About this RNA
Small-subunit ribosomal RNA, central domain from Hydnora arabica, 376 nucleotides, folded computationally. Model confidence (mean pLDDT): 81 of 100. Rfam family: Bacterial small subunit ribosomal RNA.
Context: one part of a larger RNA
RNA sequence: UUGGGCGUAAAGUGUUUUAAGGUGGUUUUUUAAGUCUAAUUGUUAAAUCUCAGAGCUCAACUCUGAUUAAGCACUAGAAACUAUUAAACUAGAGUUUGAAUGAAACAAGGAGAAUUUUCAAUGAAGCGGUUAAAUGUGUUGAGAUUGAAAAGAAUACCAAACGAUAGGCGAAAGCACCUUGCUGGUUCAAAACUGACACUGGUAAACGAAAGCUAGGGUAGCGAUAGGGAUUUGAUACCCCAAUAGUCCUAGCUGUAAACGAUGGAUACUCAGUUUUUAUUAUAUGUACUUCAUUUAUUUGAAGAGUAUAAUAAACACUUUGAAGUUAACGCAAUAAGUAUCCCGCCUGGGAAGUACGUUCGCAAGAAUGAAACUC
Numbered sequence: 001u002u003g004g005g006c007g008u009a010a011a012g013u014g015u016u017u018u019a020a021g022g023u024g025g026u027u028u029u030u031u032a033a034g035u036c037u038a039a040u041u042g043u044u045a046a047a048u049c050u051c052a053g054a055g056c057u058c059a060a061c062u063c064u065g066a067u068u069a070a071g072c073a074c075u076a077g078a079a080a081c082u083a084u085u086a087a088a089c090u091a092g093a094g095u096u097u098g099a100a101u102g103a104a105a106c107a108a109g110g111a112g113a114a115u116u117u118u119c120a121a122u123g124a125a126g127c128g129g130u131u132a133a134a135u136g137u138g139u140u141g142a143g144a145u146u147g148a149a150a151a152g153a154a155u156a157c158c159a160a161a162c163g164a165u166a167g168g169c170g171a172a173a174g175c176a177c178c179u180u181g182c183u184g185g186u187u188c189a190a191a192a193c194u195g196a197c198a199c200u201g202g203u204a205a206a207c208g209a210a211a212g213c214u215a216g217g218g219u220a221g222c223g224a225u226a227g228g229g230a231u232u233u234g235a236u237a238c239c240c241c242a243a244u245a246g247u248c249c250u251a252g253c254u255g256u257a258a259a260c261g262a263u264g265g266a267u268a269c270u271c272a273g274u275u276u277u278u279a280u281u282a283u284a285u286g287u288a289c290u291u292c293a294u295u296u297a298u299u300u301g302a303a304g305a306g307u308a309u310a311a312u313a314a315a316c317a318c319u320u321u322g323a324a325g326u327u328a329a330c331g332c333a334a335u336a337a338g339u340a341u342c343c344c345g346c347c348u349g350g351g352a353a354g355u356a357c358g359u360u361c362g363c364a365a366g367a368a369u370g371a372a373a374c375u376c
Base pairs, nucleotide, nucleotide: 004347005346006345007330008329012344014207015206016205017204021200022199023198025089026088027087028086031083033082034081035078036077037076039075041073042072043071044070050066051065052064053063054062055061092197093194094193095192096191097189098188099187100186101185104183106181107180108179109178110177111155115151116150117149118148119147120146121145122144126137127136168175169174212253213252214251215250216249217248221247222246227241228240229239264343265342266341267340268339269338271322272321273320277314278313279312280311281310282309283308284307285306289304290303291302292301293300325332326331349376350375351374358369359368360367361366
């Protein structure tokens, strides 16, 4: 509960797509469903209420009469708005063509550092580790140095303004060595085309870090748990040694995170500055590049493109500073938490509790949905 909210107080689903539903550009036209006329008629029993009178000595009470408003139905009209019929339009949306862009996805192939292990050589007593040590490791020759081989995982610099916090792409999760193939997206330009085809979106579907699970591989480094050595009153820890699952790959499952911008999506409007990109114009440059002409000669000249600076204009995305406004304050401030509209999700004192019960899903772990008693 006809109310107020959701950045931080309770509250934005992790993200996207879409069927129903809700909402919806401009112009003319049709109908009259909604809507409108203090319109018409009927009805909404009586009592009651209200108003005006009357009767019981008054009052309560009783009796008589009357009205509005509102609802429902009928009838008659109106046609602005919503809806509807028919037609048209191009500002929303989309398509075509050309160009640009990036760590967007997937697959295949390749690369070089580092690490560890093995083998060979040199060599001889320690190495390793720590605040200090010890466990550990080493004369069956370690560590160190040199050469060779194998393996797995990850990709230094590039690479992020100023000391630290500004790069790009993707719906989000997320994505960074190189090459190739294939797939998706976004942006820009100039026309043409379609002609509202749009926005949102309960249910549903798809994707969804890490950890975890199933099956089969793989296992260099790191490393939960368990073990050992220390520390300590104790030390189920911090430190050290070694090391299993895991981390990696393939095929499935799980479906959650401070899944955060703690800020749902779409559209429009609203002050000034910084940064970035593109285009145009102007000026300068002309070493190197291209074209043309010219010369004995890379000789000379012109143009183009390029580079640099400045001005102007515009747009997608991103970063940032303040004004108005807003906010409980902090702050936000054209990427709004400002001004408005539409749609969805969610909240309603703390605890009990994201628990119990039930249901659905899952191999399990658990996930989703989600109370109450009682208590303050």

A source record names the gene rrn16.
Taxonomically the source falls in Hydnora (Eukaryota, Magnoliidae, Piperales, Hydnoraceae).